[in-house]
The prediction has a mean pLDDT of 79. Glycine riboswitch aptamer, 102 nucleotides, folded computationally. Its Rfam family is "Glycine riboswitch aptamer". Its family is annotated with glycine biosynthetic process in the Gene Ontology. The model forms 90% of the base pairs in the Rfam consensus.
RNA sequence: ACAGGCGGUACGGGAGAGCCCAGACCGGUCGAAAGCCUGGUCAUGGCGCCGACGGAGCAACCACCCCCGGAAACUCUCAGGCACAAUCACCGUAUCGUUGGA
Numbered sequence: 001a002c003a004g005g006c007g008g009u010a011c012g013g014g015a016g017a018g019c020c021c022a023g024a025c026c027g028g029u030c031g032a033a034a035g036c037c038u039g040g041u042c043a044u045g046g047c048g049c050c051g052a053c054g055g056a057g058c059a060a061c062c063a064c065c066c067c068c069g070g071a072a073a074c075u076c077u078c079a080g081g082c083a084c085a086a087u088c089a090c091c092g093u094a095u096c097g098u099u100g101g102a
Base pairs, nucleotide, nucleotide: 004099005098006097007096008095009094010093011092012091013090018047020046021045022044023042024041025040026039027038028037030035048082049081050080054078055076056075057074061070062069
């Protein structure tokens, strides 16, 4: 110097589950009005669901005399999410930093 490991950044790819029901508000057509229908919004209520941000739990396994400990894409759904969008584990490429064996 470089392979490899770890972390950051940029780009590309990247799933799942109700555009549910009700209420409130705003708008539109019709209408004398009431009202029907319809579109949107809501840190509103209800039920149903999702797991690949985060969080928690257990385990194969690792470590340890013992105790304590580490540990998932599994499990739970606290938070989050359920049209599109956003988020997003993970993968690839490039780059930066760090470590760095033969």